[in-house]
Order: sequence, then C1' cells, then structure tokens
RNA sequence: GACAAAGGCAAACCCGUCGAAAGGCGGGGACGCAAAGCUUCGAGGCUACCGCCGGUGCGCAAUGGUGCGCGCAGACCACGCCAGUCGGGCCGCCGAA
Repeated sequence: GACAAAGGCAAACCCGUCGAAAGGCGGGGACGCAAAGCUUCGAGGCUACCGCCGGUGCGCAAUGGUGCGCGCAGACCACGCCAGUCGGGCCGCCGAA
C1' cells in the first nucleotide's frame, strides 16, 4: 500500500460438538480483511456456574428482637470469554506510485 501478481484468512447464517453462559472447536458458507497471522502486556466490552448483598413466597422455630430451610427474581462479582473492539509486542508475501 497498487483497478498489480501469487496466494491466504473467513462475518452472518446452517449442522454437529464442548460449555451454566459468554464463547470455543469441526464441516458447510462468504460479510469483509494488507496482517481478519501469533501473542491477553495495557485499555475496553461480554457472560455470571460459584460467591455475596438485600428483596419476595411458603414452611418451621421463637414470641422481645428475629433466626433457619426450600423456591423465585434482581444488583454486584472473573479465576471464564472477545485477537474480526482498539493499542502494544513478535513473525510474515509482493515491490508500482
């Protein structure tokens, strides 16, 4: 970074599979990509199994304040995820202006 050449990757969606989910992997498929190659170093975003906070329904205990169990929904939460969110690091094809 070319109305170049040789190539490469593969969005959405569909099928299968793993996962609580976000999402990943494989196959099909191309929206696009000059790094849409690799890498979580920084920022940002996504999910919330677990955990935690209060609420609520039912039951039990107490009768002084309240506590315990089960269920439901909500807020918060990363050790999970996003490299095709941006930046950084590393590697890489071609060689016109």
Predicted 3D model of a 97-nucleotide RNA (c-di-GMP-I riboswitch aptamer) from a soil metagenome. RNAcentral holds the sequence, with entries from MGnify. Its Rfam family is "c-di-GMP-I riboswitch aptamer". Its family is annotated with cyclic-di-GMP binding in the Gene Ontology. The coordinates come from a structure-prediction model, not an experiment, and the mean pLDDT is 85.